Predicted 3D model of a 97-nucleotide RNA (SAM riboswitch aptamer (S box leader)). Rfam family: SAM riboswitch aptamer (S box leader). Rfam's curators write: The SAM riboswitch is found upstream of a number of genes which code for proteins involved in methionine or cysteine biosynthesis in Gram-positive bacteria.
[in-house]
RNA sequence: ACCUUAUCAAGAGCGGUGGAGGGAACGGCCCUGUGAAGCCCGGCAACCUGCGUGAUGCGCAAGGUGCCAAAUCCGGCGGUGAGACGAGAGAUGAGGC
Numbered sequence: 001a002c003c004u005u006a007u008c009a010a011g012a013g014c015g016g017u018g019g020a021g022g023g024a025a026c027g028g029c030c031c032u033g034u035g036a037a038g039c040c041c042g043g044c045a046a047c048c049u050g051c052g053u054g055a056u057g058c059g060c061a062a063g064g065u066g067c068c069a070a071a072u073c074c075g076g077c078g079g080u081g082a083g084a085c086g087a088g089a090g091a092u093g094a095g096g097c
Stems, first nucleotide, its partner, number of pairs: 002096007013041001015040003021031003026075003042068003047064002049061005072089001077086002
């Protein structure tokens, strides 16, 4: 990199540093010097993991990831009167190769 699979409407700082960008790409629409990204600290969650239990369940912990504006911010294909919904794309985990 690719394949499989689960999840994606909940949750998370009025801190330090830093200085202009950020929200995947595109089109929108937004956030941002009343300070962006990044880094540190803090926090959320609980996929893997550990422990308890008869238990594939449930509970506790939080070591490995992940995450901390807006539904995965919205749309793009199908569907409909318009929707809902589905698909695709993407993100994250766990396997595989």